[in-house]
Molecule: c-di-AMP riboswitch aptamer (ydaO/yuaA leader)
Organism: Geodermatophilus sp. LHW52908
RNA sequence: GAACCGCCGACGCCCUCCGGGGUCGAGGCGGACCGGGGACCCACCGAACCUCUGGGGUGAGUCCUGGGUGCGCAGGGGGGCGCACCCGGGUAGGGCGACGUCCGGCCCGAACCCGUCAGCUAACCCGGUAGGCGGUCGCGAGGAUGGGA
Numbered sequence: 001g002a003a004c005c006g007c008c009g010a011c012g013c014c015c016u017c018c019g020g021g022g023u024c025g026a027g028g029c030g031g032a033c034c035g036g037g038g039a040c041c042c043a044c045c046g047a048a049c050c051u052c053u054g055g056g057g058u059g060a061g062u063c064c065u066g067g068g069u070g071c072g073c074a075g076g077g078g079g080g081c082g083c084a085c086c087c088g089g090g091u092a093g094g095g096c097g098a099c100g101u102c103c104g105g106c107c108c109g110a111a112c113c114c115g116u117c118a119g120c121u122a123a124c125c126c127g128g129u130a131g132g133c134g135g136u137c138g139c140g141a142g143g144a145u146g147g148g149a
Base pairs, nucleotide, nucleotide: 004135005134006133007132008131013030014028015027016026017025032129033128034127035126036125037124042119054117055114056113057112058111063090064089065088066087067086068085069084070083071082072081073080093108094107095106096105099146100145101144102143103142
């Protein structure tokens, strides 16, 4: 490096193209998986006052809290609030080689996108089929049960 066996995830299978085989690549009104927009109905719209703030989507990735730095809010101090970033703790929720349940162990609890705009939503319309890891080097996370193929 390749092959093979696996994990997260929708991100996969099949067919065709070349002198033979493999790989890559290209193609397909093929099958499949995933996401968005989009009616009736329903929901929202509907007390008063104050403050702050656009809103929405994919995803398990939400919310609470301690500390630090910077900026803003008003003439100043203390303090408070908001935003951004950094370092911690916890948590809704999610993952761990068929599936469900119980017990237990380990881990994640991000990131990105739309662009002032979108509740649900039949018909209909549009888009995606990526990416990232493990398997020879040490050690040590499974157990029980159920039904089915």